[in-house]
RNA sequence: GCGCCCGUAGCUCAGCAGGAUAGAGCAUCGGUUUCCUAAACCGAAGGUCGCAGGUUCGAAUCCUGCCGGGCGCG
Numbered sequence: 001g002c003g004c005c006c007g008u009a010g011c012u013c014a015g016c017a018g019g020a021u022a023g024a025g026c027a028u029c030g031g032u033u034u035c036c037u038a039a040a041c042c043g044a045a046g047g048u049c050g051c052a053g054g055u056u057c058g059a060a061u062c063c064u065g066c067c068g069g070g071c072g073c074g
Base pairs, nucleotide, nucleotide: 001073002072003071004070005069006068007067010026011025012024013023019057028044029043030042031041032040050066051065052064053063054062
């Protein structure tokens, strides 16, 4: 340099043949319970869906460029 794959919550990931309010588990915070802690149960907060542009009535999802990571080739 070229090709392929990945980037979504603090972490691990789902969702990706366009339309739902953007989700799950763990972690965090609050509550119930307990003498206290843990466990269990209930609830809450947490997101410019890597960045920018394009297509569309509508984009996490399609297209282009760039950035970061991984693998392969030279």
Molecule: transfer RNA
Organism: Phycisphaerae bacterium